Source information:
The part of an RNA shown here (large-subunit ribosomal RNA, domain I) has 528 nucleotides and comes from Algoriphagus zhangzhouensis. It was read from a public genome assembly. Its Rfam family is "Bacterial large subunit ribosomal RNA". Rfam links the family to the GO terms ribosome and structural constituent of ribosome.
[in-house]
Context: one part of a larger RNA
RNA sequence: GGCGCACGGGGGAUGCCUAGGCUCUCAGAGGCGAAGAAGGACGUGAUAAGCUGCGAAAAGCUACGGGGAUCGGCCAAUGCGAAUUGAUCCGUAGAUAUCCGAAUGGGGCAACCCAGUCUUUUAAGACUAUUCCGUAAGGAAGGCGAACGUGGGGAACUGAAACAUCUAAGUACCCAUAGGAGGAGAAAACAACAGUGAUUCCGUGAGUAGUGGCGAGCGAAAGCGGAACAGCCCAAACCACAUAUGUUACGGCAUGUGUGGGGUUAUAGGACCUGCAUAAAGAGAUACAAAGUGACUGGAAUGGCAUGGGAAGGCCAAUCGUAGAGGGUGAGAAUCCCGUACGGGAAGUUUUGUUUUUUGGGCGGGUAUCCUGAGUAGGCCGGGACCGGAGGAAUCCCGGUUGAAUUUGCCAGCACCAUCUGGUAAGGCUAAAUACUCCUGAGAGACCGAUAGUGAACUAGUACCGUGAGGGAAAGGUGAAAAGUACUCCGAAUAGGAGGGUGAAAUAGAACCUGAAACCGUGCGCUU
Numbered sequence: 001g002g003c004g005c006a007c008g009g010g011g012g013a014u015g016c017c018u019a020g021g022c023u024c025u026c027a028g029a030g031g032c033g034a035a036g037a038a039g040g041a042c043g044u045g046a047u048a049a050g051c052u053g054c055g056a057a058a059a060g061c062u063a064c065g066g067g068g069a070u071c072g073g074c075c076a077a078u079g080c081g082a083a084u085u086g087a088u089c090c091g092u093a094g095a096u097a098u099c100c101g102a103a104u105g106g107g108g109c110a111a112c113c114c115a116g117u118c119u120u121u122u123a124a125g126a127c128u129a130u131u132c133c134g135u136a137a138g139g140a141a142g143g144c145g146a147a148c149g150u151g152g153g154g155a156a157c158u159g160a161a162a163c164a165u166c167u168a169a170g171u172a173c174c175c176a177u178a179g180g181a182g183g184a185g186a187a188a189a190c191a192a193c194a195g196u197g198a199u200u201c202c203g204u205g206a207g208u209a210g211u212g213g214c215g216a217g218c219g220a221a222a223g224c225g226g227a228a229c230a231g232c233c234c235a236a237a238c239c240a241c242a243u244a245u246g247u248u249a250c251g252g253c254a255u256g257u258g259u260g261g262g263g264u265u266a267u268a269g270g271a272c273c274u275g276c277a278u279a280a281a282g283a284g285a286u287a288c289a290a291a292g293u294g295a296c297u298g299g300a301a302u303g304g305c306a307u308g309g310g311a312a313g314g315c316c317a318a319u320c321g322u323a324g325a326g327g328g329u330g331a332g333a334a335u336c337c338c339g340u341a342c343g344g345g346a347a348g349u350u351u352u353g354u355u356u357u358u359u360g361g362g363c364g365g366g367u368a369u370c371c372u373g374a375g376u377a378g379g380c381c382g383g384g385a386c387c388g389g390a391g392g393a394a395u396c397c398c399g400g401u402u403g404a405a406u407u408u409g410c411c412a413g414c415a416c417c418a419u420c421u422g423g424u425a426a427g428g429c430u431a432a433a434u435a436c437u438c439c440u441g442a443g444a445g446a447c448c449g450a451u452a453g454u455g456a457a458c459u460a461g462u463a464c465c466g467u468g469a470g471g472g473a474a475a476g477g478u479g480a481a482a483a484g485u486a487c488u489c490c491g492a493a494u495a496g497g498a499g500g501g502u503g504a505a506a507u508a509g510a511a512c513c514u515g516a517a518a519c520c521g522u523g524c525g526c527u528u
Base pairs, nucleotide, nucleotide: 001527002526003525004524005523006522007521008520009519015513016477017476020448021447022445023444024443025442026441027440028439029437030436031144032143039100040099041098042055043054044053046078050074051073061094062093063092064091065090066089070082071081072080105114106113107112115128116127117126118125119124130141131140132139133138148179149177150176151175152174153173159166163213189196190195200227201226202225203224204223210218211217231429232428233427234373238261239260240259241258242257243256244255245254246253247252266407268372269371270370271369272366273365274364275363276362282359283358284357285356287354288353289352290351291350292349293348296344297343298342302317303316304315305314318335319334320324326338327337328336378402379401380400381399382398383397384396385395388414409424410423411422412421413420464471465470484512487499488498489497490496
């Protein structure tokens, strides 16, 4: 030096665990904000760095309700206190709520500086931004928020094995704006000689019909089966009133505007004339009742023996069960504790039903006249949307330019024409079925178990890095219980250790469960 055996150091893998995550389900909630939000700064404790709570009334104040013995958060110790004259704690309602921040008296390098007016009990207090609505009094808006919606703008990488039409894609992103959903929506619709009867969503139709440098690709609809179902209101004709203007023979008349009545459609309907009726559905408000939620509350049933540090495991013998879900307790506990099944429940709040009240509103006949949405529909030029890339190209939308008809009307049925069929544009509203989850409650998992699972199980968007936008960690486990080693000794020692003590265990001693490998040693054996 090598190999082997034994015992250590070192290191923190592995096993076990879970305080945290991940993905869903069912309910709830779907907003907060000038009554000052979200988010912060600075304060606030006997002692107080961080987190949490709170705001100069500052880990808190008041009232009511619950609850019933401890309490002064994480957080131990010390000190000092509170509490059965009911504290701490929980629920509900209130008070207080510095400064910044939409930030709003003016300014400003956020958390700071400087004002004016009024009132006043001289302590102090109130008001003073901008825009819009309103004669005014006064009212509204603004900002924030995870995704979901609608609208206005709108890429490129990429694919086409290059690339230009095309694709990616109306995606990403930007802007505006709404709601708990939003959008769409009661046929100028589909269809096809038979019919359907607003919209939306799902399945199918179907990768079909189509479209396409007919390349890459893109890609319907009707119908059928389901989910959910709900229908309405104006404009106009006509009438009344008010008002303005014009005109007048001073009686009025005409026109315009405003308000009210009327009226709302395709087998056309309505006005108008005429006959009969005077109701139901629906919407809002009030009161009452029921149900839900709700701090909280009632809630069954076990003993012994041995082992062990410890019994819930073993053995023996019992009990309850509308409760044998789950968690905890010194090792596997239905019967020890918290609970669980099943019941009860204040205030507040939500939903439903009923009563009262306000609103709302019908059926025929006639058809001469009147009304039924105009710079609209349509045409042409140029774009866009549709499955449809301009094509034979209907339909829909936009810019420009033109520009009708009026029920014997008009539009559509994929150029166009005729017949036929369907509908009634140029005004508006509309629940549900659909999308989403920052958030709350309950629950689930052939999801993870500390290099995993969120970046974050721990003072984590922290420490740290960067001028900044931004980037972004590591870090869990003594023990059943601190019983966290009194006392002695070695030592310079508050280092470290040896005794001794605690404990089931200290090779569980805080650098603390288990404690692999690399690596470093000590002793012994064999061997060169």